[in-house]
Context: one part of a larger RNA
Molecule: large-subunit ribosomal RNA, domain VI
Organism: metagenome
RNA sequence: CGUAAGAAAUUUGAGAGGAUCUGACCUUAGUACGAGAGGACCGGGUUGGACAAACCUCUGGUGUGCCGAUUGUGACGCCAGUUGCAUCGUCGGGUAGCUAAGUUUGGACAGGAUAACCGCUGAAAGCAUCUAAGUGGGAAGCCUUCCUCAAGAUAAGAUUUCUAUUAAGGGUGCUUGUAGACUACGAGCUUGAUAGGUUGGAGGUGUAAGAGGAGUAAUCUUUUGAGCUGACCAAUACUAAUAACCCGUUUGG
Numbered sequence: 001c002g003u004a005a006g007a008a009a010u011u012u013g014a015g016a017g018g019a020u021c022u023g024a025c026c027u028u029a030g031u032a033c034g035a036g037a038g039g040a041c042c043g044g045g046u047u048g049g050a051c052a053a054a055c056c057u058c059u060g061g062u063g064u065g066c067c068g069a070u071u072g073u074g075a076c077g078c079c080a081g082u083u084g085c086a087u088c089g090u091c092g093g094g095u096a097g098c099u100a101a102g103u104u105u106g107g108a109c110a111g112g113a114u115a116a117c118c119g120c121u122g123a124a125a126g127c128a129u130c131u132a133a134g135u136g137g138g139a140a141g142c143c144u145u146c147c148u149c150a151a152g153a154u155a156a157g158a159u160u161u162c163u164a165u166u167a168a169g170g171g172u173g174c175u176u177g178u179a180g181a182c183u184a185c186g187a188g189c190u191u192g193a194u195a196g197g198u199u200g201g202a203g204g205u206g207u208a209a210g211a212g213g214a215g216u217a218a219u220c221u222u223u224u225g226a227g228c229u230g231a232c233c234a235a236u237a238c239u240a241a242u243a244a245c246c247c248g249u250u251u252g253g
Stems, first nucleotide, its partner, number of pairs: 001152001005163007015149004021049007033038001051106005059100004066093005071086006110144003117137004169247004173189005194240003197236005203229003210223005
């Protein structure tokens, strides 16, 4: 810009893409077959491999603004207690998120038209012949079935609702995250829980500081599963989302 008014939602699916894999074991059955040795088709069930997708409950990894331990050295006047630097100083753990080696799921079933091939009926050609007329079966392959995108599918589709006036609706701006390079997308903007803070909780770490007690002391012990705690779950307007502006109208009457 188009889809002959302007919008907001929900859709159909022309078309396009993805996927399409396969082993072993049990049973049927030591049956059919075969002198024996050996040893099935068909059918039923179980369990794997590789591949793919989603997810983080479990097992783990990471987790440089979480907790603890600890070495050297500096600082806070000193003790105690903190803190800077040394690869996050080193080490032990670890929430959210991300993640695989973890978890779950998938390739199923079925239909249609067929290939090679196997047939039925059957003449030309009194026979024969799957073929000439007619007709049946038949594959991991083809078309559907499964998943994703999809009306610029210019043949521009459909349905529902809103607006008939500074309208419906959209945008700018701001708080932001399940989104993200930017944009876009999503949640909100006081008629408010959008982010931060605060409070409570979960989870993590592992018993803070101070004080009391025991011991010459190192240290132990009580207060104490304490203190601290990023992203997690809630509650709560304390702080910040103020106010406002712009775009958008004549198919019809």